[in-house]
Context: one part of a larger RNA
RNA sequence: UUGCAGUUAAAAAGCUCGUAGUUGAACUUCUGUACAUUCCCAAUUUUGGCUUCGGUCAGGUUGUGGAUUGUGCAUCCGCUUGCAAAUCUAGUUCGGCAUUAACUUGUUGGCUAGGGGAGUAAGCUUUUUACUUUGAAAAAAUUAGAGUGUUUCAAGCAGGCAAUGGCUCGAAUACAUUAGCAUGGAAUAAUGGAAUAGGACUUUUGUCCAUUUGAUUGGUUAUUGGACUUAGGUAAUGAUUAAAAGGGACAGUUGGGGGCAUUAGUAUCUAAUUGUCAGAGGUGAAAUUCUUGGAUUUAUUAAAGACUAACUUAUGCGGAAGCAUUUGCCAAGGAUGUUUUCAUUAAUCAAGAACGAAAGUUAGGGGAUCAAAGACGAUCAGAUACCGUCCUAGUCUUAACUAUAAACUAUACCGACUCGGAAUCGGGCAGGCCUAUCAAACUUGCUCGGCGCCGUAUGAGAAAUCAAAGUCUUUGGGUUCUGGGGGGAGUAUGGUCGCAAGGCUGAAACUU
Repeated sequence: UUGCAGUUAAAAAGCUCGUAGUUGAACUUCUGUACAUUCCCAAUUUUGGCUUCGGUCAGGUUGUGGAUUGUGCAUCCGCUUGCAAAUCUAGUUCGGCAUUAACUUGUUGGCUAGGGGAGUAAGCUUUUUACUUUGAAAAAAUUAGAGUGUUUCAAGCAGGCAAUGGCUCGAAUACAUUAGCAUGGAAUAAUGGAAUAGGACUUUUGUCCAUUUGAUUGGUUAUUGGACUUAGGUAAUGAUUAAAAGGGACAGUUGGGGGCAUUAGUAUCUAAUUGUCAGAGGUGAAAUUCUUGGAUUUAUUAAAGACUAACUUAUGCGGAAGCAUUUGCCAAGGAUGUUUUCAUUAAUCAAGAACGAAAGUUAGGGGAUCAAAGACGAUCAGAUACCGUCCUAGUCUUAACUAUAAACUAUACCGACUCGGAAUCGGGCAGGCCUAUCAAACUUGCUCGGCGCCGUAUGAGAAAUCAAAGUCUUUGGGUUCUGGGGGGAGUAUGGUCGCAAGGCUGAAACUU
């Protein structure tokens, strides 16, 4: 691994990218024919057995019949050089047999020469592996297992027969996995080949080099063998599809996606001016608090910083975090459409990287509101809280850190399949209505892609429930991560990151 689990019991990294790793679409030799072989089927039988005279069993023969296996051919086959069986031709002054008047002729054997080339050896070439078959090899004891009356058994490898000499059976066999060796197979999975043809085969030109032979030496040429090269010829000359895989281009869209600038809205607080006059705030009730120096309240303005109501939805966008005033600019994304293009480019991912709410940290800016800490008033047995008043850091922004959340759908990503239904968002297609037409809106269908919902289950589950949490003991589509009783403990220690706070990694003793 076969063969666990991961919504809620322990357990899916917050999210995306990404190298190693792992995994990865379909396609290329199918078949025909001849013979043999075995089985089935059908017909037939002067075969045999059993027959309840219907048949049944065994056998024989035949087949444009079907299937299995083997061999040959098409359509398999490398080349060179040796050795070389069968076999063929010729010779023979050598034998045997038959024949002839005759060594005449035939046949057979030996020898010699030449073909031939089953095999065999060496060299050069050859796509390479995984997989699988068979074999050799692989200590014994052990294990399984054969034989054997240790009295049985566990064992042991003994023993048995005969009975003064001795004779004789054993001490098997199997299994033995990764790797290595040899061997048959060629499905499956990789890998290689001809695209700037330096491609294959076959003629051919030229240049350069060189061994051997030609009685010897030297030279030239030729031959032969290499290396490069010229010009042709031959060929069906040579590029697999275009994946309801992926990438790219293009088209009209779509969205509260992102960034920068611009703009609006009311509220709040404060201030100024203004009117009035005794209370106002706040609460369960109060008080702290403000108030004739006019509070609260009314009206008219101004400023500041934050926020973006209603519209706002089980609706949209974004990888997640997240995103909602107007307008402009900038680049990006999804889905759809496509008789466009590339052609395996893909999926998931240790290491590594980007982003990552809130709180927090550093340095600036800004500080309206709210408000940790702090102070006070209440409540209370007490209240270091809940309620009230005030208020600092913070809340906002710029530049940099930090890297965690019930970062939740507590549910990894990619791919396939399996029930119905009604809506809705985006695109496309086809109708209808309206319009004098077109467009838009509305409406009816189909279709692709989303966020979800309802019903149901011959499915799943411990159940709650779930169209996925189904297609799982009938267990294997691909890939990654995590968990193994409760505590101790996300602690200690070490490492590493961080200014710090802390993050990541992460035990044990002990206890139950």
Source information:
Predicted 3D model of a 512-nucleotide part of an RNA (small-subunit ribosomal RNA, central domain) from a metagenome. Its mean pLDDT, the model's own confidence on a scale to 100, is 80. Rfam family: Eukaryotic small subunit ribosomal RNA.